Context: one part of a larger RNA
RNA sequence: UGACGGGGGUCCGCACAAGCGGUGGAGCAUGUGGUUUAAUUCGAUAUACGCGAGGAACCUUACCUGGGCUAGAAUGUGAGCGCUAUUCCGAGAAAUCGGGAGUUCCUUCGGGACGUGAAACAAGGUGCUGCAUGGCUGUCGUCAGCUCGUGUCGUGAGAUGUUGGGUUAAGUCCCGCAACGAGCGCAACCCCUAUCUUCAGUUGCCAGCACGUAAAGGAGGGGACUCUGGAGAGACUGCCGGCGCAAGCCGUGAGGAAGGUGGGGACGACGUCAAGUCAUCAUGGCCUUUAUGCCCAGGGCCACACACGUGCUACAAUGGCGGGCACAACGGGUAGCGAAGCGGCGACGCGGAGCCAAUCCUAUAAAGCCCGUCCCAGUUCGGAUCGGGGUCUGCAACCCGACCCCGUGAAGUUGGAAUCGCUAGUAAUCGCGCAUCAGCCAUGGCGCGGUGAAUACGUUCCCGGACCUUGUACA
Numbered sequence: 001u002g003a004c005g006g007g008g009g010u011c012c013g014c015a016c017a018a019g020c021g022g023u024g025g026a027g028c029a030u031g032u033g034g035u036u037u038a039a040u041u042c043g044a045u046a047u048a049c050g051c052g053a054g055g056a057a058c059c060u061u062a063c064c065u066g067g068g069c070u071a072g073a074a075u076g077u078g079a080g081c082g083c084u085a086u087u088c089c090g091a092g093a094a095a096u097c098g099g100g101a102g103u104u105c106c107u108u109c110g111g112g113a114c115g116u117g118a119a120a121c122a123a124g125g126u127g128c129u130g131c132a133u134g135g136c137u138g139u140c141g142u143c144a145g146c147u148c149g150u151g152u153c154g155u156g157a158g159a160u161g162u163u164g165g166g167u168u169a170a171g172u173c174c175c176g177c178a179a180c181g182a183g184c185g186c187a188a189c190c191c192c193u194a195u196c197u198u199c200a201g202u203u204g205c206c207a208g209c210a211c212g213u214a215a216a217g218g219a220g221g222g223g224a225c226u227c228u229g230g231a232g233a234g235a236c237u238g239c240c241g242g243c244g245c246a247a248g249c250c251g252u253g254a255g256g257a258a259g260g261u262g263g264g265g266a267c268g269a270c271g272u273c274a275a276g277u278c279a280u281c282a283u284g285g286c287c288u289u290u291a292u293g294c295c296c297a298g299g300g301c302c303a304c305a306c307a308c309g310u311g312c313u314a315c316a317a318u319g320g321c322g323g324g325c326a327c328a329a330c331g332g333g334u335a336g337c338g339a340a341g342c343g344g345c346g347a348c349g350c351g352g353a354g355c356c357a358a359u360c361c362u363a364u365a366a367a368g369c370c371c372g373u374c375c376c377a378g379u380u381c382g383g384a385u386c387g388g389g390g391u392c393u394g395c396a397a398c399c400c401g402a403c404c405c406c407g408u409g410a411a412g413u414u415g416g417a418a419u420c421g422c423u424a425g426u427a428a429u430c431g432c433g434c435a436u437c438a439g440c441c442a443u444g445g446c447g448c449g450g451u452g453a454a455u456a457c458g459u460u461c462c463c464g465g466a467c468c469u470u471g472u473a474c475a
Stems, first nucleotide, its partner, number of pairs: 001475002003472003007469007015459002019422005026313008034304002042052002063299007075122003080116003086101006104113003124288002127286003133282002135277003138273001140271001145184006151160003164175003190265004195233007205222001209220001211218001236259001239253001240251004315415001319374007331362003336355002341350003381412001386407007428451007
C1' cells in the first nucleotide's frame, strides 16, 4: 500500500421488510448429471444446465458399424487429350466400377471457351494444448470508481491531490484544505416513446359539398381530423414561496402534454477470475498422413432404474362448455403470401382473383361483454397414455415429424424443508407476429399490443456493493 475480520461509522441495491404471483408435489416438454450403448459426437459446471442449437428423419454430423479412395472431397499452375454434356445396360445398399451409344461452340485458324487430365508444387485434420495466443464474450457492475503531470511531505515503500463539512443517481456539485490542474469513467451529445407546430399527402374523412349502394371512402372531390414521415418547438429547478454561506432540498405551488435524470434503449472505466471459447474464425507448437484425411449406406446424437435445473398444462365456479357481439400493435410475403367460391366433421383438398405490397394476402386477435347450461363431484375439472382411421411436408416419417377426427380417459383436490421474480402501464393475465425453416418435436428465443393491480412502516437482521476508520503473526 492492499486484502481480510462472526471490528466500528456512514450510505446504497427487489438485499431484507411490506405485498402479489410462482418454483419445490402431479403429468408432459426441454437441458444436464448418472447409467447404458458399437456409438449414445464435442464444449459449458459459482458467472453451466429451453446454454453454443435462430430448427439433429437423410443432409446437418464432428460419433458408431460396414463398404470403398490414396496428390486425395475443394481451389490454383499444368504437358497432353478432345473420347465433353447427355443417355442406355450390368454389378452394388450407395459411393463406385465395367461396357455400349454419342461426339459441343467461337475462330483473323495460331488459338480460345468448356470438359477431362499424367508428373510436380501448394494438401487435409471439428486431432491435442484457451496454462503459448489474437479476436470475441461472461462476471464483479451502470457499481462510482481508476489514474496521471507538476508541486509539496517522507531515508524509503509511498502519501497528498481522491481526505474533511454538506449535497447528489453519480469522484454530481458546493465550501474548506499543500496542493494546482488534467485524463479514462458519471452525465450530456445518439435512437425509440409521451405533447404541439409546420411541410407533404393514391392510408384516413360525409368533417363540409355532391354521386351512388342492400351495405361499404365504392367513385368525384377535399386537405379539416386520424395517421404516415421529414423539419422544428418544448423541461432548464427557468418562475414563486420556505430552509441554506453555497451546492442543493422541500412545496395537493403556478404554468404545462410532460417535470426535477419524464419512461425505455444503445453505451460497460483501470482491472479481477492463468474465467469461457484452438468446435465460428484466425494462429504458435505438438501429433497424424493407404489415415486422426476423404466418399457412401445404415445406425446414433431421441437410449432410461434414477437425480437436478428451466418451462408448459392443470388441480377448477372471479371456472368449464355452447351460442351471439366487439376492440389492437409489431411484423412477414414472388421457388412467396394466397382471397372469394366449392368439397370435407376436421387437418386439408380443388380453385386461382389480387399483391414485389400504408393498395392484395397472412388475418376470425384473445382475454372481454351479453344470453344459456353445469352445481362442487376426480366432475361437463384435468388432459397424460393407449387403440383405430386420416391429412400434409419430404426421395424417404420403422428407429425418429407435425397436425386432424373417433374412442380411451392416467396422475393431479394448491404441493415438506427450502427457494425465485417483480416498485407501474411494472407484476399478474390474454392473445398476435417474426427469425431459423421442405416439414418440425417452439411449451424455447426475440418482439408486439389488450386488460391491468397490491405494497414499501423502515434499514435491526440475511446477501452483494461503495467510502472513511481500526486490528492483523496474511501478500
This is a predicted structure of a 475-nucleotide part of an RNA (small-subunit ribosomal RNA, 3' major domain) from a metagenome. Its mean pLDDT, the model's own confidence on a scale to 100, is 81. It matches the Rfam family "Bacterial small subunit ribosomal RNA".